[in-house]
Notes:
The RNA shown here (SAM riboswitch aptamer (S box leader)) has 101 nucleotides and comes from a Crocinitomicaceae bacterium.
């Protein structure tokens, strides 16, 4: 980086340090956050259970020591399709995990 499969309106820091201007996937329109320091990085703390570990052997179950991931509130909302029409509907796109190339 490509493909396939699975998941997502649950959960979890208003912590400390660094740094310094934009950020939320701008593809578009809105809306929001941000020098009272956002986004990002490191440390500490936590959430969860995809791979892995243990038990069962058959569905499954347990723990959270390993590899990721996540922790201000739907993937911020809408955009495409459907609808008995203002929906926890479907698709697309992006994100995370695993496998293969």
């Nucleotide at each position: 980086u490509u493909u396939u499969u699975a998941u997502a309106a649950a959960g979890a820091u208003c912590g400390a340090g660094g740094a310094g201007a934009g950020a939320g996937a701008u593809c578009u329109g809105g809306c929001u956050c941000u020098a009272u320091g956002a986004c990002c990085c490191u440390c500490a703390g936590g959430c969860a259970a995809c791979c892995g570990u243990c038990c069962u052997c058959u569905u499954g179950g347990a723990a959270a020591a390993g590899g990721u991931g996540c922790c201000c509130c739907a993937a911020c909302c809408a955009g495409c399709c459907c609808a008995a029409a203002u929906g926890u509907g479907g698709a697309a796109u992006g994100a995370u995990a695993a496998a293969a190339g």

The model forms 97% of the base pairs in the Rfam consensus.
The coordinates come from a structure-prediction model, not an experiment, and the mean pLDDT is 79.